[in-house]
Molecule: transfer RNA
Organism: Chloroflexota bacterium
RNA sequence: GCGGGAGUGGUGGAAUGGCAGACACGGCAGACUUAAAAUCUGCUGGCCGAAAGGUCGUGAGGGUUCGAGUCCCUCCUUCCGCACCA
Repeated sequence: GCGGGAGUGGUGGAAUGGCAGACACGGCAGACUUAAAAUCUGCUGGCCGAAAGGUCGUGAGGGUUCGAGUCCCUCCUUCCGCACCA
C1' cells in the first nucleotide's frame, strides 16, 4: 500500500431501518442480621430540573430517510490476511 472485520454506559454485551443500552456483572440505597457475608427489593449513560419532565448520546464528520447503532461517503483507532522493502 491492498482486502476484510471490529469500535455502543464502569465491564461483558443486546437491538441489523421503528422506544438505544435487553440481560448479566459491578456500583449505590434499602430490607433482613448483634454485626457482617449470603439472600431479597429498588435505582444505576451525560447534562438541566425539587419533581414531572426536557435535552444530548452508539469512534469523528457528512449524506440518504418521516425515522439511522443499523444503509452510503470520507476520516481516525484497532485486529486479521496479502503485498512491498530490508